Small-subunit ribosomal RNA, 5' domain from an uncultured prokaryote, 525 nucleotides, folded computationally.
The coordinates come from a structure-prediction model, not an experiment, and the mean pLDDT is 85.
RNAcentral holds the full RNA, with entries from ENA.

Context: one part of a larger RNA
């Protein structure tokens, strides 16, 4: 000199961007962070309320509503923290044996059946979480059956195996109808496949920190044959066989760390670093397992152990903030138990909607950039006071006063965008159809959605009115003189002042630097 997620100290006026537990991956009260779909499916309350009543109730609304149950997507995304890993973990190149829900595109289908299980109800049981038992019952939940364009296999003759929910919904002109629909038609769906796109799995070269006061190190170990396993290569697992495989070009073991893009330095090579953001990787109390699924060996999912809190009727359950808030500990130190789903994006839903601590905002704090102000002209009696003196005078000083003027900001008062596209609803063409229904599209009118918000902004209003500090001053290094102390008090990055004239301590004038900062203090380069 530059730089920081900083901290402390003095001071402190506004706003605009950004960033904010670097320590204990230490506990963890309270609340929200994952839902959603009646256009799959069966059931289906209450409280109020009206009317009737034999005063015991009853019936209609409430309401096919609430909550819940089965069924379906999603809870493998999104959010956090880096504890573990020196690894095919990451990075960069390359590659074959693979998977792949929703999404795009094509092809072929979507025929006929069965039998349960929650809900409910009845009975038990338990202090409670919960449970068990008997019955009833429905589906786009479960199981068979046919069929096989295409799929798989082959010696290319042939030969095997597996499929489904005419299901839900909108309109609807003839025919039929048992009056429920059959039938027609759109558009959601359901099976089988092939493709594609995305997305995840596998393997390889090649780089990725010390330390040799770690020198050997391996027995699924290296290879091979058979078998099994896997979505998928492969000692991945197992049986036999061989005896091999790594290593100073540093195994192996210790120790230490998340990789990167980038960041900060620096003329550069380079050296430090891996907050924020953005790719990947591992982790969700600790360690260990599979399950369900396209995906997980699953943060707000199950099971076992283990520590640890909690409730208990002592038999026996609940938990898991390194999600946002916010507590206590630890620390020099790090923030609100805020609003909103307006928008952005994300999960269900045909849509309307709902959900959403993702995100959008807002709040705290100079934490840092960045930009405004904290007045502007004039103004010598060079004013008064301070201070220095050689007593004459000189400095503070055009500085104040005083006089004219202006009003950003911050204050009031009024006005006022954009961030909104949308979504309903009406209609107009075009498609699709038997159809001027319906739905789909592109258009136009209408009605309408903002948390921030007292927005930004622009107007008026009033008065210099509310807005300066801080570290230095011997040399290194921009700034000097007086008092007081007298090797004392005390300062100091270095050299090094101080012992009675200290530009080096304190304190004052007075002066240099930076300025809402300004200095020590740690750390890089």
């Nucleotide at each position: 000199g530059a730089u920081u997620g900083a901290a402390c100290g003095c001071u402190g006026g506004c706003g605009g961007c950004a960033g904010g537990c670097c320590u204990a991956a230490c506990a963890c009260a309270u609340g929200c962070a994952a839902g959603u779909c009646g256009a799959g499916c069966g059931a289906g309350a209450a409280a109020g309320u009206a009317c009737c009543u034999u005063c015991g109730g009853g019936u209609g609304c409430g309401a096919g509503u609430a909550g819940a149950g089965c069924g379906g997507c999603g809870g493998a995304c999104g959010g956090g923290g880096g504890a573990g890993u020196a690894a095919c973990g990451c990075g960069u190149a390359a590659g074959a044996a693979u998977c792949u829900g929703c999404c795009u595109a094509g092809u072929a289908g979507u025929g006929g059946g069965g039998g349960a299980c929650a809900a409910c109800u009845u009975g038990g049981g338990g202090a409670a979480a919960c449970c068990c038992a008997a019955g009833c019952u429905a589906a786009u939940a479960c199981c068979g059956c046919a069929u096989a364009c295409g799929c798989c296999c082959u010696a290319c003759g042939g030969g095997g195996g597996a499929a489904a929910g005419u299901g839900g919904g909108g309109g609807g002109g003839a025919u039929c109808u048992u009056c429920g629909g059959a039938c027609c038609u759109c558009g959601c769906g359901c099976u089988a496949u092939c493709a594609g796109a995305u997305g995840a799995g596998c393997c390889u070269g090649c780089g990725u920190u010390g330390g040799a006061u770690u020198a050997g190190c391996u027995a699924g170990u290296u290879g091979g044959u058979g078998a099994g396993g896997u979505a998928a290569a492969a000692g991945c697992u197992c049986a036999c066989c061989a005896a091999g495989g790594c290593g100073a070009c540093g195994a192996u073991c210790c120790a230490u760390a998340g990789c990167u893009g980038g960041u900060c330095u620096g003329a550069g090579a380079g050296g430090a670093u891996g907050a924020u953001c953005a790719g990947c990787c591992a982790c969700a109390c600790u360690g260990g397992g599979a399950c369900u699924g396209a995906g997980a060996c699953a943060c707000g999912g199950c099971c076992c152990a283990g520590a640890c809190u909690c409730c208990u009727a002592c038999g026996g359950g609940a938990g898991g903030c390194a999600g946002c808030a916010g507590u206590g500990g630890g620390g020099a130190a790090u923030a609100u138990u805020g609003g909103a789903c307006a928008a952005u994006g994300g999960g269900c839903g045909c849509a309307a909607g709902c959900c959403u601590g993702a995100u959008c905002c807002a709040g705290c704090a100079a934490u840092g950039c960045c930009g405004c102000g904290u007045g502007u002209g004039u103004g010598a009696a060079g004013a008064a006071g301070g201070c220095c003196u050689g007593a004459g005078g000189g400095u503070u000083g055009u500085a104040a006063a005083g006089c004219a003027c202006u009003u950003u900001c911050a204050g009031u008062a009024g006005g006022g965008a954009a961030g909104a596209a949308a979504a309903g609803u009406u209609u107009a063409g075009c498609g699709u159809u038997a159809a001027u229904a319906g739905c789909g599209u592109u258009g136009a009118g209408c009605u309408g959605u903002g948390a921030c918000g007292u927005u930004a902004c622009c107007u008026a209003c009033a008065g210099a009115a509310g807005a300066a500090g801080c570290a230095c001053c011997g040399g290194c290094u921009a700034a000097c003189u007086c008092c007081g102390u007298g090797c004392c008090a005390g300062c100091a990055g270095c050299c090094g002042c101080g012992g009675u004239a200290a530009u080096a301590c304190g304190g004052a004038g007075g002066g240099u630097g930076c300025g809402a900062g300004c200095g020590u203090u740690a750390a890089u380069c």